[in-house]
RNA sequence: UGCAGAGUAGGAUUACACGCGUUAAGUGCCUCGUGAACAGGGAGUUGUCACGAAGACGAAAAGCAUUGCUUGCGGUGUGAGGUCCGCAUCCCGCUGCU
Numbered sequence: 001u002g003c004a005g006a007g008u009a010g011g012a013u014u015a016c017a018c019g020c021g022u023u024a025a026g027u028g029c030c031u032c033g034u035g036a037a038c039a040g041g042g043a044g045u046u047g048u049c050a051c052g053a054a055g056a057c058g059a060a061a062a063g064c065a066u067u068g069c070u071u072g073c074g075g076u077g078u079g080a081g082g083u084c085c086g087c088a089u090c091c092c093g094c095u096g097c098u
Base pairs, nucleotide, nucleotide: 002097003096004095005094010085011084012083013082014081016079017078018077019076020074021073022072029055031053032052033051034050035049036048040092041091042090043089061071062070063069064068
C1' cells in the first nucleotide's frame, strides 16, 4: 500500500411467566411536532425508535357462577431465555494476510 475480517445499540421470531383489554384500551395505518440512539473514536441521513397532537379503519366471545373464576380471543403490555439478523453511509482505529 492492497485485500479480508471482528465487534454494539437494537430489530425479527419462538416457547415460558406475570399482567391489560374484551363496557375496546392496546396493536397496525396516515399527517404534523419534539426528542433520543446508531460497533473503540469522530461525523451522521431521506433510515430506526420514543413521546405528544390530530385523523381514518376496526375486533370473539363462551361456560360456570355471582361481580368473580375458568376456557378462549387481541397483528395486546412487561420480564428473562433460545434462534436469526445487525453501524444507511463516510473517515480513523483494531485483528489477519500482503

A computed fold for a 98-nucleotide RNA, annotated as THF (Tetrahydrofolate) riboswitch aptamer. The sequence was found by an Rfam model in a public genome assembly. It matches the Rfam family "THF (Tetrahydrofolate) riboswitch aptamer". Rfam's curators write: Tetrahydrofolate (THF) riboswitch was first reported for Ames et al. as an RNA motif in 5' untranslated (5'-UTR)regions of folate transport and biosynthesis genes in Firmicutes genomes.